Molecule: RNase P RNA; transfer RNA
Organism: Candidatus Multivoraceae bacterium
This record gives sequence, C1' cells and structure tokens, in this order.
RNA sequence: GGAGGAUCGAGUGAUGGUCGCGGCGACGCUUGCGUCGUCGAGGAAAGUCCGAACUCCUUCGGGCAGCAUGCUCGCUAACGGCGAGGCGCGGUAACGCGAUGGCAAGUGCAACAGAGAGUAGACCGCCUCAUUCCUUUGGGAAUAGGUAAGGGUGAAAGGGUGCGGUAAGAGCGCACCGCCCGAGCGGUGACGUUUCGGGGCUUUGGUAAACCCCAUGUGGAGCAAGACCAAAUAGGGAAGUCAGAUGCGCGAGCCGUCCGACUCGCGGAGCUUAGGCUCCGGGCUUCCGGGUAGGUCGCUAGAACCCCGCGGCAACGUGGGGUCCAGAGGAAUGACCGUCCGCCCUGAAAGGGGUGAACAGAAUUCGGCUUACACCGGUCCUCCGACC
RNA sequence: GCGCCUGUAGCUCAACUGGAUAGAGCACCAGACUUCGGAUCUGGGGGUUGGGGAUUCGAGUUCUCCCAGGCGCGCCA
Repeated sequence: GGAGGAUCGAGUGAUGGUCGCGGCGACGCUUGCGUCGUCGAGGAAAGUCCGAACUCCUUCGGGCAGCAUGCUCGCUAACGGCGAGGCGCGGUAACGCGAUGGCAAGUGCAACAGAGAGUAGACCGCCUCAUUCCUUUGGGAAUAGGUAAGGGUGAAAGGGUGCGGUAAGAGCGCACCGCCCGAGCGGUGACGUUUCGGGGCUUUGGUAAACCCCAUGUGGAGCAAGACCAAAUAGGGAAGUCAGAUGCGCGAGCCGUCCGACUCGCGGAGCUUAGGCUCCGGGCUUCCGGGUAGGUCGCUAGAACCCCGCGGCAACGUGGGGUCCAGAGGAAUGACCGUCCGCCCUGAAAGGGGUGAACAGAAUUCGGCUUACACCGGUCCUCCGACC
Repeated sequence: GCGCCUGUAGCUCAACUGGAUAGAGCACCAGACUUCGGAUCUGGGGGUUGGGGAUUCGAGUUCUCCCAGGCGCGCCA
C1' cells in the first nucleotide's frame, strides 16, 4: 500500500433569541385561565418472536394429555437469551455458520428410473468345478448354476487401496487407511487419545424441522389486566300509598342459560242464535343493592443509569460514590431567525449561494432476540506485496 | 394498545401421510357455426403457490424471519 475479518461509539450538529404544545411545581386572581420555573421520543420506541414483574380467574394440592426446548459447563429473577468451550461444515487465515440428544428401542417413508431400495440384488458382463450335445480336439452351444471385480439406473446400490487367493470372484485371507465396542489416561463436562485389547465391520446405510422414545420446563388470560368512587334512563328488591279487580294462570313457538315483549292454543270475563269478536299481568313516592357513562388509582425510583475499586478468560457478580431521565389519554414533544461547525457548488482570493439527510416515532414496565437504517468516527486482528 | 387468523392463475376454489408437468369452473385469446352478435363446440395462453432463508434426494405442504390483508376486545352467567 492492497484485500478482508471482528467489534464498539454516535445517530435531524452546537449555541442564542422569538412564537407555540403537553406534564409537574409555585404564585396570582376573574376558578379555569394567566405569569414564572422545570422536564419533555428511540437505538431500534418497530415486529409482538421468547422470558419475567404486576393483576385477575382462584388463597387447595397432584397427575395425564398437549406445547416448548434439546452438545457441555457456566451466567441470570427468568429465558428459546448471553459467555466460554467440544464436535461438524466453509474459508489460505483472522473468523463465520450449525433445532448439534436418540434411527445400536419400536413403527413408518424413499416418487421416477432401475434386475435389485433395505432380513439386498443376476439386466449386460465374467466363469464352467456339474450334465448333455456338436467338434476341424483348439474349442463352441444348451441346461443348470457360481459370481457384487467391471458396465448401466439412481439423491442413495451394503467400507477404500494393494497383494495373495480363485474356474471367475468375494474381508475369503493378509497389510495399511477408515469404522465400531471395551479398558486405561487427560478433562468438572461435552469430548479427545501416535496407549492397550477385541470385532471383518451395513449384524450397525439415509430420514426424528416422520410418528415416536428420553431428559428438562410449562395452568390460563392479559393494563381494553384489575381496584375504588359513582350520574341520567331502563331494569331488580323492599316499604308506603292511590286506583282497580273478570282475570295477577298453564303450555308451545324458543334458540347456551335466564328474563322480557309478541303470537297461538288451553283457561277466565263480556257480547253473540251460531260461527265468531273484544278484553285480561297498574300508577306515584321513598329507600337499598348491582352497574353503564364519567372520574380517580394502577402509572412510572426501576432486576434503573453513570463513574471508580475488587473477583472472574468472559457473560456476570460484588463494594463505594453520584444522578432523577416523558407519563399523555383521539393522545404534547413543533416552527422561524441570527452566529459557529460539517458537506456541496462557484471564485485566483476574500467572499457568495445551497444544504443539515436514513430507519422511524413513546402508550403498564423491564431483560433479550429479530428486522429496518443516510452521514460520521474509533479499536483490535488476518493474508498478500514492497522497502528499511 | 393487547390478542388472534388468513395468503395458490384476473376471480372462486382443489391438490391424500412431502413425490416431481400445481389442476378445475368462470373470465381471456384464436378457430368453427352465423348476415352479424350471443349461446354452443374445438384448441390455446396465463402461476416467483405473498417474499427470503433452512431441513430433506425432493417443499404448495415441514421449520424460521419478514410483507400484506382481515377479525376480536365493557359487565353478568
């Protein structure tokens, strides 16, 4: 100098003025306004994907099912989060990625192609130790077999290379590599092992983000949770009073349940020759309880933030000191001007002009994850090249 | 705000326990029939299965992260 990897900071600049908005406090009065002071969006406030606090169901306890997680050790209030490590894969490396227990418990699945797809398999090829036939005596053909070396199909064909062996072959035998099991050793552990012993080894192939098994965890709902105060109207209960009385009933339509209204039938009363028609469940006052609108609380001092020391590789823990940092409720957090600063354009310079960007906006609160993001900056590391 | 559901052709729906070219009706286009149009008959085109990634030999289907659209919310039982 070039190419990369990891990680962190900060994110509509700083400052002054004018006007405006929301919360809180003080003062003033005209009692809902004014004045003054103070505070007023984010790193993700987002997605609502996890975990909690808090509240109710519900002040009882346990289990099954279901759901979630899934290498090990640690951290944490908890977690599917974080840190460190093991193993596998990718990268020359720094480093990155991995739902990474079990298919050697059981049951399934593997289309098409292919002879055969999971207790393997003879299509082509190779072979003839068997039988028969032919024969130019070399051999050839048929039958019946043997064979997983070679070809072919497929995502996948039942360890690899070599030598021996054989009719041809084959872990059939052997050597090396690989695999599995047990022991020893190292490690808290996952696991590792140039140690020892055993196994011809697919008897044990793939698939569990297939059913399932094992281990661990787990009740549900969510601040529109919930608690308190409490109008008008309607409805519930009780008492009193007024009016009225023929009736203050039953069944069905009728449905999660209950209630009311309506209709029909039965019933009652009146009218009518009959058929049929009409009517039949009050008003006022007071009190009580539930409860809607509305209001208040929940609501912002918290597993909070900053600095320093100690322990730990780290996540984090612990001790001391300091700070208060939105709490609205259809929902505030904005606009303009001057100076400086950064960037761009122009100019020889002085100067002039433009610009202040992205993602996005609190709504009970925290710890994480994920996703989006303009401009700017810091630290550490790896590889390559050149020079000293 | 909190909780939940759904995305397949222009529209409405299929697609079995994951299996290969994702089908059907309507709509669209072309031809036939007709003087012309409709209806009818024949043929055809049209799909990033909302998007990205992962698991698997193989994904519309399984898992995960986004995107879009939609639904519910007081009290009593």